[in-house]
RNA sequence: GAGAACAAAUGGCAAACGGGGUGAAAGCCCCGGACGCAGAGCCACGGGCCCUCACCUGAAUCGCAGGCGGGCGGCUGGGUUGCCUCG
Numbered sequence: 001g002a003g004a005a006c007a008a009a010u011g012g013c014a015a016a017c018g019g020g021g022u023g024a025a026a027g028c029c030c031c032g033g034a035c036g037c038a039g040a041g042c043c044a045c046g047g048g049c050c051c052u053c054a055c056c057u058g059a060a061u062c063g064c065a066g067g068c069g070g071g072c073g074g075c076u077g078g079g080u081u082g083c084c085u086c087g
Stems, first nucleotide, its partner, number of pairs: 003086002012037002017032006035074001039081001041080003045077003048072004055067004
């Protein structure tokens, strides 16, 4: 350094929920809290899902559909990068 099971080891992250903040919302941040996660580290290029105050288009006996925009990496593909052990 390529590669790689099983078993270990140091640790790591943090769902729901509660509190505070922020946003129109989805959501995000902080504190508490652990459902779980071998990368549940990071990245919105692809798929998927979610929001839509305002603005634009269409419709409109009635609050809809689409666009623009925003979000989710703990939905997924992919990219990138990290720790331990064997070698």

Predicted 3D model of an 87-nucleotide RNA (c-di-GMP-I riboswitch aptamer) from uncultured Lamprocystis sp. The sequence was found by an Rfam model in a public genome assembly. The source organism's lineage runs through Bacteria, Gammaproteobacteria, Chromatiales, Chromatiaceae and Lamprocystis. Model confidence (mean pLDDT): 84 of 100. Its Rfam family is "c-di-GMP-I riboswitch aptamer". Rfam's curators write: GEMM was predicted in a large-scale screen for bacterial structured RNA regulatory elements. Its family is annotated with cyclic-di-GMP binding in the Gene Ontology.